[in-house]
Context: one part of a larger RNA
RNA sequence: UGACGGGGGCCCGCACAAGCGGUGGAGCAUGUGGUUUAAUUCGAGGCAACGCGAAGAACCUUACCCGGUCUUGACAUCUGCAGUAGGUUUCAGAGAUGAGGCCGUGCCGGCUUUGCCGGAGCUGCAAGACAGGUGCUGCAUGGCUGUCGUCAGCUCGUGUCGUGAGAUGUUGGGUUAAGUCCCGCAACGAGCGCAACCCCUGCUUCCAGUUACCAUCAUUUAGUUGGGGACUCUGGAAGGACCGCUGCGGUAACAACGCAGAGGAAGAUGGGGACGACGUCAAGUCAUCAUGGUCCUUAUGUCCGGGGCUACACACGUGCUACAAUGGUAGUUACAGAGGGAAGCGAAGCUGCGAGGUGGAGCGAAUCUCAUAAAAGCUGCCACAGUUCGGAUUGAGGUCUGCAACUCGACCUCAUGAAGUCGGAAUCGCUAGUAAUCGCGCAACAUCAUGGCGCGGUGAAUACGUUCCCGGGCCU
Numbered sequence: 001u002g003a004c005g006g007g008g009g010c011c012c013g014c015a016c017a018a019g020c021g022g023u024g025g026a027g028c029a030u031g032u033g034g035u036u037u038a039a040u041u042c043g044a045g046g047c048a049a050c051g052c053g054a055a056g057a058a059c060c061u062u063a064c065c066c067g068g069u070c071u072u073g074a075c076a077u078c079u080g081c082a083g084u085a086g087g088u089u090u091c092a093g094a095g096a097u098g099a100g101g102c103c104g105u106g107c108c109g110g111c112u113u114u115g116c117c118g119g120a121g122c123u124g125c126a127a128g129a130c131a132g133g134u135g136c137u138g139c140a141u142g143g144c145u146g147u148c149g150u151c152a153g154c155u156c157g158u159g160u161c162g163u164g165a166g167a168u169g170u171u172g173g174g175u176u177a178a179g180u181c182c183c184g185c186a187a188c189g190a191g192c193g194c195a196a197c198c199c200c201u202g203c204u205u206c207c208a209g210u211u212a213c214c215a216u217c218a219u220u221u222a223g224u225u226g227g228g229g230a231c232u233c234u235g236g237a238a239g240g241a242c243c244g245c246u247g248c249g250g251u252a253a254c255a256a257c258g259c260a261g262a263g264g265a266a267g268a269u270g271g272g273g274a275c276g277a278c279g280u281c282a283a284g285u286c287a288u289c290a291u292g293g294u295c296c297u298u299a300u301g302u303c304c305g306g307g308g309c310u311a312c313a314c315a316c317g318u319g320c321u322a323c324a325a326u327g328g329u330a331g332u333u334a335c336a337g338a339g340g341g342a343a344g345c346g347a348a349g350c351u352g353c354g355a356g357g358u359g360g361a362g363c364g365a366a367u368c369u370c371a372u373a374a375a376a377g378c379u380g381c382c383a384c385a386g387u388u389c390g391g392a393u394u395g396a397g398g399u400c401u402g403c404a405a406c407u408c409g410a411c412c413u414c415a416u417g418a419a420g421u422c423g424g425a426a427u428c429g430c431u432a433g434u435a436a437u438c439g440c441g442c443a444a445c446a447u448c449a450u451g452g453c454g455c456g457g458u459g460a461a462u463a464c465g466u467u468c469c470c471g472g473g474c475c476u
Stems, first nucleotide, its partner, number of pairs: 007476007015466002019430005026321008034312002042053002064307005070301001073130001077129002079126006086103007107119005132296002135294003141290002143285003146281001148279001153192006159168003172183003198273004203239007213228002217226002242267001245261005323423001327382006339370003344363002349358003389420001394415007436458007
């Protein structure tokens, strides 16, 4: 000077408390450990690994295993020689690959133009320089990322003090979400952070109306058509909020600021996002990529078929569905937002109980389409039961994608109907359009979602307080 303390003081945070809903018990999904295996590829490991890398493992992916191949190589550059690209097809083989057949003689330039030469591209052969490695080292590294933490801190110049390390400033009194601001002060200033500038959202005005809208006038089954530019909305430009105004407090006084009120769509950072200081953890990543070193070089490289990553006594994490009547079921009837669409979205109609099939209108989309939102409302049944709860499991039959659903896909129909009656110790999230609950969309994607990322609908309870638990800040 720091760090630490079951030292002290002050202060924050869903940290506790007050509440609401969960997890831990059940079944299943998914990740991990362990075990097994020819292989179950690798990485991630308290918070900050474990629905994580993986925004999608049947083949491919794929790195693993078994078997079958190749050796200048699947890929790059260079040299020599030969051919000319390329297309199609037969046989053998699991395929990689091997052996053939047929069609083709292309492009650019020059010349002595039935042709020859040169060049570019491509293919084959040969030799070697080299390629190649998801082999190792994240404790050799770059880059990127997590975390403390959106916590309010971390520093510098000059001056001053101290022999010096260093201190001061940055401490103190107030105040703030904030080293935010005010006052004081041997300090005076400054930088990186805070805040603001950026985006979305909430209000108003102006401009502009098509594919959006429809008050007035006609018209129609229908904003359908004429028409309209008011409204909604769309998308551009402005305005608006600043303790500006009033009162009280605060101060020696002025302040910073606090409380209450008016006005206002919005009130004290309006709400949300992007944005992450100096640094910490030899944190994570050599398997995104890049890269030093090191190792392999007829193999630790490469191609292919099949298998595995999907195993299963068990243990843990994260989720989904439930255990029911604030419910289940049948019928009926409303109301969104945000997105996607051409190797695509695919309407109407017809057909199937259904998954789906057929069909092909329209649409590169405010026009067409995915696309009926669901919970909610209304009406009927069920009457507390392992049930009209719950849906695992299993049998049978199908649909779709795809070369191919055996290992190992999703979905549909019929049948089957398990555990489960609210969960021990313990533990998690959340302070408002939040929790809870309900559905919809998107990315990746041939197919595959209970995951991820978004969107809207309905919409609470509680916060006395800071003694205690956890984390953090300042002073000592």